A computed fold for a 74-nucleotide RNA from a Clostridia bacterium, annotated as transfer RNA. It matches the Rfam family "tRNA". The family's RNA type in Rfam is transfer RNA.

RNA sequence: GUGGAUAUAGCUCAUUCGGUUAGAGCGCUAGUCUGUGACACUAGAGGUGGUGGGUUCAAUCCCCAUUAUCCACC
Numbered sequence: 001g002u003g004g005a006u007a008u009a010g011c012u013c014a015u016u017c018g019g020u021u022a023g024a025g026c027g028c029u030a031g032u033c034u035g036u037g038a039c040a041c042u043a044g045a046g047g048u049g050g051u052g053g054g055u056u057c058a059a060u061c062c063c064c065a066u067u068a069u070c071c072a073c074c
Stems, first nucleotide, its partner, number of pairs: 001073007010026004019057001028044005050066005
C1' cells in the first nucleotide's frame, strides 16, 4: 500500500433482511431478609450505538469518509 473483520451501559454480548421509550448477564446503588456479612428477592441508575456526513417520514441496521485494534497478502 491492497483486501477483510470488529467498535452498542463500567465489563462480556444481543438487537430477526430500517418501524415508533435499544435489551440481557455480571458489576454498581437503594430496600427486604440476617445479630453482622454473604446468598437470595425487589426496585433503580447508567447508552447521544467509535467519529463526521448522506439517504429516508423514520437509521444500531443502508451509503460515503475517517479513527482505533486485529487478520491476510504485497